[in-house]
RNA sequence: UUUAAUAAUUGGCAAACUUGUCUAAAGGCAGGGACGCAAAGCCAUGGGUCUAAGGAAUAAUUCUAUGACUGGAAUAUUCUAUGAUUGCCAGGUUGCACAA
Numbered sequence: 001u002u003u004a005a006u007a008a009u010u011g012g013c014a015a016a017c018u019u020g021u022c023u024a025a026a027g028g029c030a031g032g033g034a035c036g037c038a039a040a041g042c043c044a045u046g047g048g049u050c051u052a053a054g055g056a057a058u059a060a061u062u063c064u065a066u067g068a069c070u071g072g073a074a075u076a077u078u079c080u081a082u083g084a085u086u087g088c089c090a091g092g093u094u095g096c097a098c099a100a
């Protein structure tokens, strides 16, 4: 330097749950806690998945502005990522113990 494998010595990370905190939510961060992990280190680039504040569509009801046409708001349903997830998969990149 390269390659393969799993039983990782010293060590490392930390699911569920829980406490605090941030967020519209999904979820994040910190403490506790260990189901697991050989990249469960790092990067949202592609796919998947989660959420839908904002936006869009639909029809009805209520309220409201107007002399009227008509407009606005609230409620309901559906769609939507610009929000998340790398402990869902792929890709990129760096690296450790042992062995050859």
Stems, first nucleotide, its partner, number of pairs: 002100002012037002017032006035087001041093003045090003048085003054080005060075006